[in-house]
RNA sequence: UUCUCAUUAAGAAAGGUGGAGGGAUCAGGUCCUACGAAGCCUUGGCAACCGCCACGAAUAUCGAAAGCCGUUCGUGGAAAGGUGCUACAUCCUGCCUGAUGAAAUAAUUUUCAUCGGGAAAAAAUGAGUU
Numbered sequence: 001u002u003c004u005c006a007u008u009a010a011g012a013a014a015g016g017u018g019g020a021g022g023g024a025u026c027a028g029g030u031c032c033u034a035c036g037a038a039g040c041c042u043u044g045g046c047a048a049c050c051g052c053c054a055c056g057a058a059u060a061u062c063g064a065a066a067g068c069c070g071u072u073c074g075u076g077g078a079a080a081g082g083u084g085c086u087a088c089a090u091c092c093u094g095c096c097u098g099a100u101g102a103a104a105u106a107a108u109u110u111u112c113a114u115c116g117g118g119a120a121a122a123a124a125u126g127a128g129u130u
Base pairs, nucleotide, nucleotide: 003128004127005126006125007124008123013043014042015041016040017039021032022031023030026094027093028092029091044086045085046084049082050081052077053076054075055074056073057072058071059070062067090122095118096117097116098115099114100113101112102111103110104109
């Protein structure tokens, strides 16, 4: 870097450095920010994806059997390993559609606002894979 799968509920901040932006990208909105943004460093914390431990179910091999180990799935546990995360919240809208209200219009049309439903795409993280 490619592709696949899972998740995107909840959770968890202080200090130093830095010096103007940040919440992925485009547009609009919105929020944070000189009472100090991003980035970097330190210390802590959160979570439980991988890995680890226990139990249960299924199952290949082996075995006379019991059944160990292995594999898959499920449940629970710990947090010393590998990652990750640590404002709100993957911030909202963008495509289709329902209800209500308003405005414009010749109009059964159009636009806007609020509250819903659906779809698609993208992104982030992990695991596997190329």
SAM riboswitch aptamer (S box leader) from a Balneolaceae bacterium, 130 nucleotides, folded computationally. The sequence was found by an Rfam model in a public genome assembly. Model confidence (mean pLDDT): 79 of 100.